């Protein structure tokens, strides 16, 4: 230089003029007061994801946060409040490489599946295929030599899983010896397992050595390990008004604490229907409520402007985003 990786940032600027909302101040109106209402002037006023609400926490009721089932959520090690997160390592697949990506305990506890195809899908099973012997027949064109070797061919019972075929997956893989013909039947090498031994907090790595082999799925049920009371700001708490009726449940313990059982509490509590308030205040916030305001038009630059809009509040995560600038790495290419 180009391709690529990773980290961080911006995501339209200026200006005029119009409007919208929250604060503060001057004047001016209405009210006895509280306070309301207008003119006008200064001043703040969406975001990296404000989004999804997936996950922690604050906060706030329930009942003081009780025990057990059950249900949920996560799962390699170490560390951070932290087992949907971060950081560091590991181990696996990806990639030439910087670097990405993994729900990454447990399948020798148990149940269950493993479609289609194939013989056979788990202590299975031989379809083709190969093989010594054995019985029958052919055998001038193989040998001696008329009947036997040999060789074809058939057939029954048998060895084999080497090779072919099916399959995602075929009871380790590759080579050699072996053998009638094959086989962990021997043997090196690898893959796995199981014991030591070193390193390392540890996942685990690297050495020895044994016996020759245990398929695969747990995002299948399940084992095991560590966490989880429950509902979320429409939680909730004041003030205003309005404050009648019917049923049914309930001191034989309702309604509540947890879905369930035990335990707990202790008097109201549940539908239905009339009426009343409803832009009341606080929670709530250097944007901020009335679940409602943050905008529009013009002129000019440029790289021509994506995704999208707060409703307690913080933290992470994962989802959409047009276009840019910034740092650090990397070499399969290029060029010097």
């Nucleotide at each position: 230089c180009u391709c690529g990786c990773a980290g961080g940032c911006c995501g339209g600027g200026u200006g005029a003029c119009c409007g919208c909302g929250g604060g503060c101040c001057u004047c001016u109106c209405c009210a006895c007061c509280a306070g309301g209402a207008g003119c006008g002037g200064c001043u703040c006023g969406a975001g990296g994801a404000a989004a999804g609400u997936c996950c922690g926490g604050a906060c706030a009721c329930c009942g003081c946060a009780g025990g057990g089932c059950a249900g949920g959520a996560c799962g390699c090690u170490g560390g951070g409040g932290a087992u949907a997160c971060c950081c560091a390592g590991g181990c696996g697949g990806c990639g030439a490489a910087a670097g990405c990506c993994g729900a990454c305990g447990g399948a020798a506890a148990g149940u269950g599946g493993c479609a289609c195809a194939g013989a056979a899908a788990g202590g299975a099973g031989a379809c083709c295929g190969c093989c010594a012997g054995c019985g029958g027949c052919a055998u001038a064109g193989c040998u001696c030599a008329u009947g036997a070797g040999g060789u074809g061919c058939c057939g029954a019972a048998g060895g084999u899983a080497a090779g072919g075929g099916u399959g995602a997956a075929a009871c380790g893989g590759u080579g050699g010896g072996g053998u009638a013909a094959g086989a962990g039947c021997c043997c090196a090498c690898c893959a796995g397992c199981g014991c030591c031994g070193u390193g390392g907090c540890g996942a685990c790595a690297c050495g020895g050595c044994g016996g020759c082999u245990a398929g695969c799925c747990a995002a299948a049920c399940c084992c095991c390990g560590u966490c989880c009371g429950g509902u979320g700001c429409a939680a909730g708490g004041c003030g205003a008004a309005c404050a009648g009726g019917c049923u049914c449940c309930g001191u034989a313990g309702a309604c509540g604490c947890u879905g369930c059982c035990c335990g707990c509490c202790g008097a109201g509590g549940a539908g239905c229907u009339g009426g009343g308030u409803a832009a009341g205040c606080c929670g709530c916030c250097c944007a901020g409520a009335g679940g409602g305001a943050u905008g529009g038009u013009c002129a000019u630059c440029c790289a021509a402007g994506a995704c999208a809009g707060a409703a307690u509040c913080c933290g992470g995560c994962u989802u959409a985003c047009a276009g840019g600038c910034c740092u650090g790495c990397u070499a399969c290419g290029g060029a010097a």